[in-house]
This is a predicted structure of a 117-nucleotide RNA (c-di-GMP-I riboswitch aptamer) from a Planctomycetota bacterium. The source organism's lineage runs through Bacteria, Pseudomonadati and Planctomycetota.
RNA sequence: UCACGAUAAAGGCAAACCCUGAGCGAUCAGGGGACGCAAAGUAAAGGGUCUUUAUAAGCCGUUUAAGCGGUUUAAAUUGUUUCAACGGUUUCAUGGAAAGACAGCCUUACUGCCGAA
Numbered sequence: 001u002c003a004c005g006a007u008a009a010a011g012g013c014a015a016a017c018c019c020u021g022a023g024c025g026a027u028c029a030g031g032g033g034a035c036g037c038a039a040a041g042u043a044a045a046g047g048g049u050c051u052u053u054a055u056a057a058g059c060c061g062u063u064u065a066a067g068c069g070g071u072u073u074a075a076a077u078u079g080u081u082u083c084a085a086c087g088g089u090u091u092c093a094u095g096g097a098a099a100g101a102c103a104g105c106c107u108u109a110c111u112g113c114c115g116a117a
Stems, first nucleotide, its partner, number of pairs: 004115002012037002017032006035104001041110003045107003048102006055095002057090007065082007
């Protein structure tokens, strides 16, 4: 120096939970608190998870048109199916998009304390 990581030494960080504050939210900051951590130091580049928003699609309602059926002499009326437009909804499950969150999920990059085997 590289790798490695002791029941070593000196120190360090701080999950859940509680309080206060910021944010629509994921989450974050400060205080208390310790489950853990040898990079639990830094950075959202790749994967992943999560949030918000709109949307596709689905579903529901209304309207129009067309088809079919019923009633009827007819006009008409009614039932049903499909397409379209508009509005609503997403609760469980689905598609991609935009903007975010997480470094204590993994990879990656950079930096760093100690030194037994």